[in-house]
A computed fold for a 392-nucleotide RNA from an uncultured Caulobacterales bacterium, annotated as Bacterial RNase P class A.
Rfam family: Bacterial RNase P class A. About the family: Ribonuclease P (RNase P) is a ubiquitous endoribonuclease, found in archaea, bacteria and eukarya as well as chloroplasts and mitochondria. By type it is a ribozyme.
Of the family's consensus pairs, 97% are formed in the model.
Model confidence (mean pLDDT): 76 of 100.
RNA sequence: CCAGACAGCCGGGCGGUCGCGGCGCGCUUGCGUGUCGAGGAAAGUCCGGGCUCCACAGUGACAAGGCGGCGGGUAACGCCCGCCGGGAGCGAUCCCAGGGAUAGCGCCACAGAAAGCAAACCGCCCUCGCCUUCGGGCGCGGGCAAGGGUGAAAGGGUGGGGUAAGAGCCCACCGCGGACCUGGUAACAGGGACGGCAUGGCAAGCCCCGCCUGGAGCAAGACCGAAUAGGGGCCCCGCGCCCGGCGUGUUCGCACGGCGGGCAGGACUGUCACGGGUCCGAGGGGUCCGGGUUGGUCGCGCGAACCGUCCAGCAAUGGGCGGUCCAGAGGAAUGACCGUCACGUGUCGGCAACGAUGCGGACAGAACCCGGCUUACAGGCUGUCUGGCCCG
Numbered sequence: 001c002c003a004g005a006c007a008g009c010c011g012g013g014c015g016g017u018c019g020c021g022g023c024g025c026g027c028u029u030g031c032g033u034g035u036c037g038a039g040g041a042a043a044g045u046c047c048g049g050g051c052u053c054c055a056c057a058g059u060g061a062c063a064a065g066g067c068g069g070c071g072g073g074u075a076a077c078g079c080c081c082g083c084c085g086g087g088a089g090c091g092a093u094c095c096c097a098g099g100g101a102u103a104g105c106g107c108c109a110c111a112g113a114a115a116g117c118a119a120a121c122c123g124c125c126c127u128c129g130c131c132u133u134c135g136g137g138c139g140c141g142g143g144c145a146a147g148g149g150u151g152a153a154a155g156g157g158u159g160g161g162g163u164a165a166g167a168g169c170c171c172a173c174c175g176c177g178g179a180c181c182u183g184g185u186a187a188c189a190g191g192g193a194c195g196g197c198a199u200g201g202c203a204a205g206c207c208c209c210g211c212c213u214g215g216a217g218c219a220a221g222a223c224c225g226a227a228u229a230g231g232g233g234c235c236c237c238g239c240g241c242c243c244g245g246c247g248u249g250u251u252c253g254c255a256c257g258g259c260g261g262g263c264a265g266g267a268c269u270g271u272c273a274c275g276g277g278u279c280c281g282a283g284g285g286g287u288c289c290g291g292g293u294u295g296g297u298c299g300c301g302c303g304a305a306c307c308g309u310c311c312a313g314c315a316a317u318g319g320g321c322g323g324u325c326c327a328g329a330g331g332a333a334u335g336a337c338c339g340u341c342a343c344g345u346g347u348c349g350g351c352a353a354c355g356a357u358g359c360g361g362a363c364a365g366a367a368c369c370c371g372g373c374u375u376a377c378a379g380g381c382u383g384u385c386u387g388g389c390c391c392g
Base pairs, nucleotide, nucleotide: 001388002387003386004385005384006383007382008381009380010379012341013340014339015338016337017336018335020037021036022035023034024033025032026031039363043374044373046372047371048370049369050368051217052216053215054214056275058274059273060272061271062270064213065212066211067210068209069083070082071081072080073079084098085096086095087094088093099208100207104206105205106202107201108200121148122147123144124143125142126141128139129138130137131136156174157173158172159171160170161169175197176195177194180191181190182189183188221298222297223296224295231289232288233287234286235285236284237283240263241262242261243260244259246257247256248255249254265280266279267278268277305324306323307322308321309320310319311318312317343360344359345358346357347356348355349354
């Protein structure tokens, strides 16, 4: 100097004029004044929570959904960090729905003889028979899967021995399995007695195994005010019993009414069982139609908060100390203009520094909040590392 990898940051500042919203103070209630006021993604609504309400949110099983190497972090996660294994790259680095194919089912197109227990297209060898130009050819039978071909993949590879020809048939090495040993928290790594010499692939096909999971959501919910029709249809379950005491009537046996308590029973869960709670006990549940209220206040920002620094840790992160308060609208404020500075870029001048002048500024707007992931982004900056070239 060129190319690349990873991580982080900015993406506007200042002043003036006018105009908005919150909070505080003052006051002549209409103003004045002080102060604060949109992001790194506020986006997608994909995860996890805080918070709020709900009693089947108790136990167990099933269903449904999620996760899947090991260890750590976190409030938690499908997130983050580190390590292991596999893969890509010269490398810095990056990628991985990473448990199980001997529980079962299913799939592997086309090509090929054959793609789950095998198989023989070309071919090799042998016996027998026929023919022969004596090289061989053909046929039946038997043996073979070493050679060739097809394919993503043909059931270990290379070399040697052996064989009629061959084959882990035997041997060496590689590969595969592997008791046990060493290191490591572990995944795993190294070594390895011994060994059948094989046990194809796909689970991001169903599935199996292990772990995890109440529901709904700020349009949650609380309060105040106001109004109406404690409305109506249909369906399902049930419409019983006991005790106490009161009232009325009485033919003095009792009957009726209502009050309190209890029992049977009914309803409330994604499903079932156990257990329990609430309501009803003459009502309850389901469904459909219809009526009223669409007002106000709160929820609504001090928080798993932010900044700086030290310590621990490879890191994620945690702890100590110090400092800061940093939007709360309610159809939705945070804006417009001017000047200037900074940044980038074009032209002109200049050796350069620089000067003059013109142009430009991305993705995009809080709505309960937070931790993540994913997606979008004009332009610019910083650091570390890798490869290459050159100079010293």